[in-house]
RNA sequence: AGGGGCAUGGUCCAAUGGUAUGAUAACGGUCUCCAAAACCGCUGAUGGGAGUUCGAUUCUCUCUGCCCCUG
Numbered sequence: 001a002g003g004g005g006c007a008u009g010g011u012c013c014a015a016u017g018g019u020a021u022g023a024u025a026a027c028g029g030u031c032u033c034c035a036a037a038a039c040c041g042c043u044g045a046u047g048g049g050a051g052u053u054c055g056a057u058u059c060u061c062u063c064u065g066c067c068c069c070u071g
Stems, first nucleotide, its partner, number of pairs: 001070007010024003018054001027041004047063005
């Protein structure tokens, strides 16, 4: 320099056009003499900007960061 991939709660991830899923962590509760475990509830997220669309995590452009390949 060229090519490709990834970015989603504190953490790991799902969702390929129709208001984002689950696990774990945090918090509250049930149980227990206490604690752990188990169960229930609850909070919290789409890397930044622009475009297309009635509607964007998804499609397009650009920027940033990380990883891989070629030279």
A computed fold for a 71-nucleotide RNA from Erysipelotrichaceae bacterium MTC7, annotated as transfer RNA. Its mean pLDDT, the model's own confidence on a scale to 100, is 84. Its Rfam family is "tRNA". About the family: Transfer RNA (tRNA) molecules are approximately 80 nucleotides in length. NCBI's taxonomy places the organism under Bacteria, Bacillota, Erysipelotrichia, Erysipelotrichales, Erysipelotrichaceae.